[in-house]
This record gives sequence, structure tokens and C1' cells, in this order.
RNA sequence: GGGCGGUUAGCUCAGUGGCUAGAGCGCUUCGUUGACACCGAAGAGGUCGGUGGUUCGAUCCCACUACCGCCCA
Repeated sequence: GGGCGGUUAGCUCAGUGGCUAGAGCGCUUCGUUGACACCGAAGAGGUCGGUGGUUCGAUCCCACUACCGCCCA
């Protein structure tokens, strides 16, 4: 330098065009316990890497760009 894949909650990941973006774990509160854990209930937490474009509408499609990984040179 070229090609491919990835980037969504604190972590691991779902989500291929239609609202109020989800799960597990973690975190907070409450219940339970003498207490802790387990368990049960409720809750907080996201500018979906960035910019621009397509569309009535974009996490999703297109272009460029940043970062991470793999391959080729």
C1' cells in the first nucleotide's frame, strides 16, 4: 500500500428500513436472612465510532474517515 471482518449499555453480544433500540452478566433500591450469599421484584444506564448522502423514514443502504483484528504484498 491492497483485500476482508468488526465498532450498539460498564462487559459479552442480538437487532438488515418504520415506535418508546434489546438480552445475559454487572450496578442501584426493595423484599427475604441474625448477617452474607442465593433467590424474587423494581430501577438506572445508549448522541448505535465520526461526517456527509439516499429515503416520507436509517442502528440497518451508499461514500469518505477514525480505531481494532486477520490475510496479501
Predicted 3D model of a 73-nucleotide RNA (transfer RNA) from a bacterium. RNAcentral holds the sequence, with entries from ENA. It matches the Rfam family "tRNA". By type it is a transfer RNA. The prediction has a mean pLDDT of 81.